[in-house]
Context: one part of a larger RNA
RNA sequence: GCCAGCGAGUUAUGCUACAUGGCAAGGUUAAAGAACAUACGUUCUGGAGCCGUAGGGAAACCGAGUGUUAAAAGCGCGAAUGAGUCAUGUGGUAUAGACACGAAACUAAGUGAUCUAUCCAUGGUCAGGUUGAAGCAACAGUAACAUGUUGUGGAGGACCGAACCAGUUGACGUUGAAAAGUCUUUGGAUGAACUGUGGAUAGGGGUGAAAGGCCAAUCAAACUUGGAGAUAUCUUGUUCUCUCCGAAAUAACUUUAGGGUUAGCCUUGGUUUUUAUGUGCUUUGGGGGUAGAGCACUGGAUCCACGCGGGGGACUACCGUCCUACCAAAGGGAACCAAACUCCGAAUACUAAAGUAUUGAACCAGGAGAUAGACUGUGGGGGAUAAGCUUCAUAGUCGAGAGGGGAACAGCCCAGACCGUCGAUUAAGGUCCCAAAUUCUAUGCUAAGUGUGUAAGGAAGUGAAGUCUCUAAGACAGUUGGAAUGUUGGCUUAGAGGCAGCAAUCAUUUAAAGAGUGCGUAACAGCUCACCAAUCGAGAGACUUUGCGCCGAUAAUAUACGGGACUAAGCAUAGAACCGAAAUCACGGAUUUGUAAUUUAUUACAAGUGGUAGGAGAGCGUAGUAUAUACGUUGAAGCUAUACCGAAAGGAGUAGUGGAGUGUAUACUAGUGAAGAUGCGUGGC
Numbered sequence: 001g002c003c004a005g006c007g008a009g010u011u012a013u014g015c016u017a018c019a020u021g022g023c024a025a026g027g028u029u030a031a032a033g034a035a036c037a038u039a040c041g042u043u044c045u046g047g048a049g050c051c052g053u054a055g056g057g058a059a060a061c062c063g064a065g066u067g068u069u070a071a072a073a074g075c076g077c078g079a080a081u082g083a084g085u086c087a088u089g090u091g092g093u094a095u096a097g098a099c100a101c102g103a104a105a106c107u108a109a110g111u112g113a114u115c116u117a118u119c120c121a122u123g124g125u126c127a128g129g130u131u132g133a134a135g136c137a138a139c140a141g142u143a144a145c146a147u148g149u150u151g152u153g154g155a156g157g158a159c160c161g162a163a164c165c166a167g168u169u170g171a172c173g174u175u176g177a178a179a180a181g182u183c184u185u186u187g188g189a190u191g192a193a194c195u196g197u198g199g200a201u202a203g204g205g206g207u208g209a210a211a212g213g214c215c216a217a218u219c220a221a222a223c224u225u226g227g228a229g230a231u232a233u234c235u236u237g238u239u240c241u242c243u244c245c246g247a248a249a250u251a252a253c254u255u256u257a258g259g260g261u262u263a264g265c266c267u268u269g270g271u272u273u274u275u276a277u278g279u280g281c282u283u284u285g286g287g288g289g290u291a292g293a294g295c296a297c298u299g300g301a302u303c304c305a306c307g308c309g310g311g312g313g314a315c316u317a318c319c320g321u322c323c324u325a326c327c328a329a330a331g332g333g334a335a336c337c338a339a340a341c342u343c344c345g346a347a348u349a350c351u352a353a354a355g356u357a358u359u360g361a362a363c364c365a366g367g368a369g370a371u372a373g374a375c376u377g378u379g380g381g382g383g384a385u386a387a388g389c390u391u392c393a394u395a396g397u398c399g400a401g402a403g404g405g406g407a408a409c410a411g412c413c414c415a416g417a418c419c420g421u422c423g424a425u426u427a428a429g430g431u432c433c434c435a436a437a438u439u440c441u442a443u444g445c446u447a448a449g450u451g452u453g454u455a456a457g458g459a460a461g462u463g464a465a466g467u468c469u470c471u472a473a474g475a476c477a478g479u480u481g482g483a484a485u486g487u488u489g490g491c492u493u494a495g496a497g498g499c500a501g502c503a504a505u506c507a508u509u510u511a512a513a514g515a516g517u518g519c520g521u522a523a524c525a526g527c528u529c530a531c532c533a534a535u536c537g538a539g540a541g542a543c544u545u546u547g548c549g550c551c552g553a554u555a556a557u558a559u560a561c562g563g564g565a566c567u568a569a570g571c572a573u574a575g576a577a578c579c580g581a582a583a584u585c586a587c588g589g590a591u592u593u594g595u596a597a598u599u600u601a602u603u604a605c606a607a608g609u610g611g612u613a614g615g616a617g618a619g620c621g622u623a624g625u626a627u628a629u630a631c632g633u634u635g636a637a638g639c640u641a642u643a644c645c646g647a648a649a650g651g652a653g654u655a656g657u658g659g660a661g662u663g664u665a666u667a668c669u670a671g672u673g674a675a676g677a678u679g680c681g682u683g684g685c
Base pairs, nucleotide, nucleotide: 001685002684003683004682005680006679011096012095013094014093015092016091017090018089019088020087021086022085023084026051027050028049032045033044034043035042036041055062056061065077066076067075068074099237100236102234106227107226108225109224110223111222117201118200119199120198121197122196123195124194125193126191128160129159130158131156135152136151137150138149139148140147164188165187166186170183171182172181203219205215206214207213240619241618242617243616244615245614250263251262252261253260254259265369266367267366268365269364270363271362272361273360278358279357280356281355282354283353284352285351286350292344293342294341298338299337300336302334303333304332309327310326311324312323313322314321315320373398374397375396376395377394378393379392380391381390382389403414404413405412418589419588420587421586423585424584425583429579430578431577432564433563434562438576440575441574442573443572444571445570451566457551458550461548462547463546464545465544466543467542468541469540470539478535479534480533481532482531484508485507486506490502491501514529518527519526590609591608592607593606594605595604596603597602598601620673622670623669624668625667626666627665628664629663630662631661638657639656640655641654642653644651645650
């Protein structure tokens, strides 16, 4: 790990509701006793007690009334309007372990110092080598000491280093040789050393050169047993089938936020009522201050003219006067902005009544679950007009919804699955191949594989529509020629001659030619342009709007049509056909509810039958009991095989095996159904 077996809403007593039954203004016995039976039990006696028949008051007490009160007033609760009670079953609930398993912990009494910590008593052990303290002696030395030299001596939590003790580094080991080791390396090694034996200290206690360390592989409170089935707003699990209905993830409160209580939402039964309810449409009538818009208020904010006042300057003995390319109020003109502005103001929504279509509704009572929601569209707040972000409102889907489409893809699009059919029609979406269905029709566009990912911005890409200008009196482009004179205009400047700069920008000759468009020179020169003529011979130029394209385009292996591929099999417009789902239709069947008939279980019609939590209903199977009735050595149960029956749980038949019990019907009782619980100290593999 798998298989088999075992494994979780029970029991008692109250309360409460429903169902069924007995009796009924009553209902009922408890303990106990008696009779009969005795492993059980049945019947009878027993009226104590309990509930009900009357309430009000704290009570005395009164009583269809009573309490309050001074009160015959008012008000509260009652009566008038009468159904209970005892059993059995089921749902729920309370108290009990209360569906099962699961803590860490708390507490009591005990057991532990053969491990380890410290201590006590009594024993034991420490190769070898080194250093050479004090003291002492001799000599030197001193007035005497001091001091020195040489010996002797053998001190030390001294030195090196085995045993012994420790455990520094690295490697190995990591289902180990080992629940802490091995190898290497290292520290101490006469000491606060190590060690044998015996003993002492015990759990809020010990012991601790102190690490919360150690106290028997266990320590921020040991272990064993008891309290004990502690408690667990937590996690996990909770066992057969079918039918009907079917949620919530919200509000309020909560030492409350992953839990509860009440309401809302679900379900079942009853009562009362029939249009009272919901929805759609039509008509009539309401209030509004949102979207938008506006500036009349409140504020914001730009420009213009005007210029209250202020700043600066000049003049002035003072008073003051003048100037100002400065700031600038109010009022005026123009154009704007606002969730907390409004002179205005929709659509929707809401609401009232009537009509119409469709649908029953309200109340009472029993049972719940849920109170973590998610995404998408729309209107908002927060955020950065970020988030698969967060928080409201509104609608949908998922949740609890299968099917088709979207390549794949809870929340998007289509569509709501009772069952069957080798029938039909469609939806979304598609129709070249993968792959069901058009290589369909018509007209255009695109050349970028755009299609098949993106912005600001950029561009003689190309299609469509339009406006203006020039043009056979010859346009646009090209080619040839001209492009002059006053004049080197004035100023400035070293110079400034069209062309550094400043101001001005005339005139003449002309077919035309700027006091000059750009190169160029130190300045001139030179080239060129505007402009003109000739040549040529038909359209040319500028701009606006719009369709489809282009660039912009950089993420790390090779990829942004699902792939092949496609110039349509791309895009736009119009049209025809087809495919396409569990949708719809057809045929057959099952079942629920309602109505109506017959007739008491059938028929007809109508509407239904996705479903988690959850409510309600009907059944299957297991073990046993009672009654009835069957089967069995001519072979029971069990096991193995099997193509049969039933809508399911399930049920037969036959054959083999097996070798002694078993089934069916009705009723009752339950240790009554396993795939799950890191399930089981059961067994097997």
Molecule: large-subunit ribosomal RNA, domain II
Organism: Spirochaetales bacterium